[in-house]
RNA sequence: UCGGCCGGACCGCUGAAUCCCGCUCGCGGGAACCGGGGACCCACCUCUUCCGGGGUGAAUCCGUGGCCAGGUCCGCGGUAGGGCGCCUCCUGGCCCGAACCCGUCAGCUAACCCGGUAGGCGGACGAGGAGAGGAGAG
Numbered sequence: 001u002c003g004g005c006c007g008g009a010c011c012g013c014u015g016a017a018u019c020c021c022g023c024u025c026g027c028g029g030g031a032a033c034c035g036g037g038g039a040c041c042c043a044c045c046u047c048u049u050c051c052g053g054g055g056u057g058a059a060u061c062c063g064u065g066g067c068c069a070g071g072u073c074c075g076c077g078g079u080a081g082g083g084c085g086c087c088u089c090c091u092g093g094c095c096c097g098a099a100c101c102c103g104u105c106a107g108c109u110a111a112c113c114c115g116g117u118a119g120g121c122g123g124a125c126g127a128g129g130a131g132a133g134g135a136g137a138g
Stems, first nucleotide, its partner, number of pairs: 010123005018031005032117006042107001052105001053102004061078006081096004087131005
């Protein structure tokens, strides 16, 4: 000097997943954010398992090859869409384009009812430009 591993603090990213109070420290309650169910009206004209249907999420769809009885399977390429250090836009670069749940059942939906508050990563100023905005501290 470079690289790797472990731990802590701080600062961040994705995401709704943060904060406060009480407690017998097991947990409970609340705020905020997020999701689902659920009328009239409107919409729809369906479903019946060897074509079910639906939900969370950006995560859909297409082509191709393989396996193969079969495909909601596997690989590759692309793609709707999504993310990248305070808001918007343009240009550029780098990524994601999954996974899970309900259980034959659910359009929207006021009142009302029921849930979630995880997990996983990183160390910017080490992209450029244009614009908007006006907080905090002393």
Molecule: c-di-AMP riboswitch aptamer (ydaO/yuaA leader)
Organism: Bailinhaonella thermotolerans